Notes
A computed fold for a 129-nucleotide RNA from a bacterium, annotated as FMN riboswitch aptamer (RFN element). Its mean pLDDT, the model's own confidence on a scale to 100, is 82. It matches the Rfam family "FMN riboswitch aptamer (RFN element)". Rfam describes the family as follows. The RFN element is a highly conserved domain that is found frequently in the 5'-untranslated regions of prokaryotic mRNAs that encode for flavin mononucleotide (FMN) biosynthesis and transport proteins. The sequence was found by an Rfam model in a public genome assembly.

[in-house]
RNA sequence: GCAUUCCUUCGGGGUGGGGUGGAAUUCCCUACCGGCGGUCAAAGUCCGCGAAGCCGGGCCAAUCCGGCCCGGCCCGAGCCGGUGCGAUUCCGGAACCGACGGUCAAAGUCCGGAUGGGAGAAGGAGUGC
Numbered sequence: 001g002c003a004u005u006c007c008u009u010c011g012g013g014g015u016g017g018g019g020u021g022g023a024a025u026u027c028c029c030u031a032c033c034g035g036c037g038g039u040c041a042a043a044g045u046c047c048g049c050g051a052a053g054c055c056g057g058g059c060c061a062a063u064c065c066g067g068c069c070c071g072g073c074c075c076g077a078g079c080c081g082g083u084g085c086g087a088u089u090c091c092g093g094a095a096c097c098g099a100c101g102g103u104c105a106a107a108g109u110c111c112g113g114a115u116g117g118g119a120g121a122a123g124g125a126g127u128g129c
Stems, first nucleotide, its partner, number of pairs: 001129010016030004031109002033098002035049004044096002053073008079093004100112003
């Protein structure tokens, strides 16, 4: 240095101000936020992943509620100009997107599943080459 096994820790942000109204953090004006890996240069909108949702199969539990694994589907949004070897990633411009359930009024930001899960990240120990 490489491979492999085990362990520990970490691992999602944002509704401020105002308007209308009986009622809205949900509508309107303005504001705020952006997981993980990759990409000769740095990404919410390029490529891929995770989570959520749906379908199928298997196992567990079986009073109900359900839980786990595998596979598949599905999974939002970006253009123009500039600089440069190289940038839909930087600079300038005016934009766009954001699961499901709940809520006396419609939610990216409130409440909830979630003290959950996770892409992954950091560190430690052992073994082999």